[in-house]
RNA sequence: GCCCCUGUAGUUCAACGGAUAGAACGCGGGACUCCUAAGCCUGAGAUAGAGGUUCAAUUCCUCUCGGGGGCA
Numbered sequence: 001g002c003c004c005c006u007g008u009a010g011u012u013c014a015a016c017g018g019a020u021a022g023a024a025c026g027c028g029g030g031a032c033u034c035c036u037a038a039g040c041c042u043g044a045g046a047u048a049g050a051g052g053u054u055c056a057a058u059u060c061c062u063c064u065c066g067g068g069g070g071c072a
Base pairs, nucleotide, nucleotide: 001071002070003069004068005067006066007065010025011024012023013022018055027043028042029041030040048064049063050062051061052060
């Protein structure tokens, strides 16, 4: 340099182009307890960026950026 795959909560993963983007663990609060842990109730928290297509984009297309792999 060229080609392929990939990017969603703090982490690991979901979401036929259509519901308020969900779950587990983690984190905050509550109740319980002599105290802590576990379990219970509850809350906050994410689509890498910019364009395009579409009535509607996490999903499809283009470019940029990050990560992984292959060839040279």

A computed fold for a 72-nucleotide RNA from a Candidatus Peregrinibacteria bacterium, annotated as transfer RNA.
The sequence was found in a public genome assembly.
Its mean pLDDT, the model's own confidence on a scale to 100, is 82.
It matches the Rfam family "tRNA".